Large-subunit ribosomal RNA, domain IV from Candidatus Vidania fulgoroideorum, 324 nucleotides, folded computationally. Model confidence (mean pLDDT): 86 of 100. The RNAcentral record of the full RNA draws on ENA. The organism belongs to Candidatus Vidania, within Bacteria.
[in-house]
Context: one part of a larger RNA
C1' cells in the first nucleotide's frame, strides 16, 4: 500500500452532485394512533410499555400438556441477551394502480392497462397472409370483429370546415389509352365489301363545383386611443381572418430575459415551498385541472443514526513487498 471485517474521545451531514456507504430501526403481545380519502384505506401510521428463570395461587369441563393473569423470589453488562427480523414523518412533480421495456451501460415520466371516444363491417362480414386454391377473423354474427386515438376515478371538454383528409349529392363543366354511331377520302374490287386515313358526335369513375364532418390532420390576431393624483384601461375606433385561445392551469418535464417579484423555511437557499401574471413559446381525448391508494420514479425538509466528514487512529484476516 489494495481487498475483506472489527472498534473509536468530542462533534453529528460540516462530507458530497446527492446522507452514496455505513450506522440506526427490527421479534411477540397490550396501549395508542393524525392531516386526507374513492369511507375500502392511511396504518405495522407516528408514539409507548413489557419480555429470563423459579416458586405459588387462580382460570380455561382440569388430570396430563399447553396458554393467560396475580403474588413472591433469584441472577446477569445484557432476558426478541446469538441469528433471523420495517428506518420514520412531512412539502411537491410525473404515473391512476398490479404489470412490461432497451437478453449485455437506461426500469423511467416511456409501453401496457381497465374505462371513454370516433370509425368501419349484414356475413361469402370488414379486414389480414397468400400469385392462387386457400386460411386466419370464427366453429364468432353489432352487447360481435378490425382500425385510430385517449388513457382509474372526480369536473369538464369552448371557438374555427378557409387549407388538407374523409362523407355525401348528383344539376352543370371537363375528361378516352379504348369502344360505338354517322359521313367522306384513298387503295383494292366487276360489284358487293374489305382495309387505311380524316371529320362529325356518343359514351366511365375521377377532377372542378356543392353541402357536410375537428375525441379528422391541423388552426386558435394586430395597430391607436380612452377614468378629476399617477397608473391602468370595464370602454371606443380601425385593419385583417376560416375562426381569433373559452373554463382551468401558468417562471412550469414547457419562462429566453431570469437566481423574475413577493412570502415561508436557513445565520447564509441559483435548488424546494406558496403566490404574483409581463404564457420569448400553457391549454381542453396530439387531451386541461384536481385527485385517496400505490411507486428499487424526480426535487425538497426534519428527527434518530452514524468515521460521509472535523482528522484520522488501531485490530484481525487475505494479498502485494523484503529475506530465507
Nucleotide at each position: 500500500c489494495u481487498c475483506a471485517g472489527g472498534a473509536g474521545a468530542a462533534g453529528g451531514a460540516a462530507c458530497u452532485c446527492g446522507g452514496c456507504a455505513a450506522a440506526a430501526u427490527g421479534a411477540u403481545a397490550c396501549c395508542g394512533u393524525a392531516a386526507c380519502u374513492u369511507a375500502g384505506g392511511g396504518a405495522u401510521a407516528a408514539g409507548g410499555u413489557a419480555u429470563g428463570c423459579c416458586a405459588u395461587u387462580a382460570c380455561a369441563u382440569u388430570a396430563a400438556a399447553u396458554g393467560u393473569a396475580a403474588u413472591g423470589g433469584c441472577c446477569u453488562c445484557a432476558g426478541u441477551a446469538a441469528a433471523a427480523c420495517g428506518a420514520u414523518a412531512g412539502c411537491u412533480g410525473c404515473g391512476a394502480c398490479u404489470g412490461u421495456u432497451u437478453a449485455g451501460u437506461a426500469a423511467a415520466a416511456a409501453c401496457a392497462c381497465a374505462g371513454c371516444a370516433c370509425u368501419c363491417u349484414g356475413c361469402a362480414a370488414a379486414c389480414a397472409u397468400g400469385c392462387a386454391a386457400a386460411u386466419g377473423g370464427a366453429a364468432g354474427u353489432a352487447u360481435a370483429g378490425g382500425g385510430u386515438g385517449u388513457g382509474a376515478c372526480g369536473c369538464c371538454u369552448g371557438c374555427c370546415c378557409a387549407g388538407u383528409g374523409c362523407u355525401g349529392a348528383a344539376a352543370g363543366a371537363u375528361u378516352a389509352a379504348a369502344a360505338c354511331u354517322a359521313a367522306a377520302a384513298u387503295g383494292u374490287u366487276a360489284a358487293c365489301g374489305c382495309a387505311u386515313u380524316u371529320u362529325a358526335g356518343u359514351u366511365a369513375a375521377g377532377u372542378c363545383c356543392c353541402a357536410g364532418u375537428a375525441a379528422a390532420c391541423g388552426g386558435c390576431g394586430g395597430c391607436c386611443g380612452u377614468a378629476a393624483c399617477u397608473a391602468u384601461a370595464a370602454c371606443g375606433g380601425u385593419c385583417c381572418u376560416a375562426a381569433g385561445g373559452u373554463a382551468g392551469c401558468g417562471a412550469a418535464a414547457u419562462u429566453c430575459c431570469u437566481u423574475g417579484u413577493c412570502g415561508g423555511g436557513u445565520a447564509a437557499g441559483u435548488u424546494c415551498c406558496g403566490a404574483c401574471c409581463c404564457g420569448c413559446a400553457c391549454g381542453a381525448a396530439u387531451g386541461g385541472c384536481g385527485u385517496a391508494a400505490c411507486g428499487a420514479u424526480g426535487g425538497c425538509u426534519a428527527u434518530a443514526c452514524u468515521g460521509u466528514c472535523u482528522c484520522c487512529u488501531c485490530c484481525u484476516g487475505a494479498g502485494a513487498c523484503u529475506c530465507a